Transfer RNA from Candidatus Roizmanbacteria bacterium RIFCSPHIGHO2_12_FULL_38_13, 75 nucleotides, folded computationally.
Rfam family: tRNA. By type it is a transfer RNA.
The sequence is in RNAcentral, with records from ENA.
């Protein structure tokens, strides 16, 4: 340089036009002599960036920037 695939709380992933969710972490109660376990309930995300298209976009479209994975050139 070309070509695919991916970017979503702290992590690891779901959701693929109608306003964003799980596990697990965290935190606070309960229970317990005390801990693990368990049981309730809380906090956290402007969904990579900016445009665009649409009544409405995490989703469709473009560009950009980042992971990874193929391929092709040089040296």
């Nucleotide at each position: 340089g070309c070509g695919c695939a991916c970017g979503u709380g702290g992590u690891u992933c779901a959701g693929u036009g109608g306003u964003a969710g799980a596990a697990c972490g965290c935190c606070u109660u309960c229970c317990u002599g005390a801990u693990a376990a368990g049981a309730a309930g809380g906090a956290g995300g402007u969904c990579g960036a900016u445009g665009g298209u649409u009544c409405a976009a995490u989703u469709c479209c473009a560009u950009c920037c980042g992971u990874g994975c193929g391929c092709a050139c040089g040296a």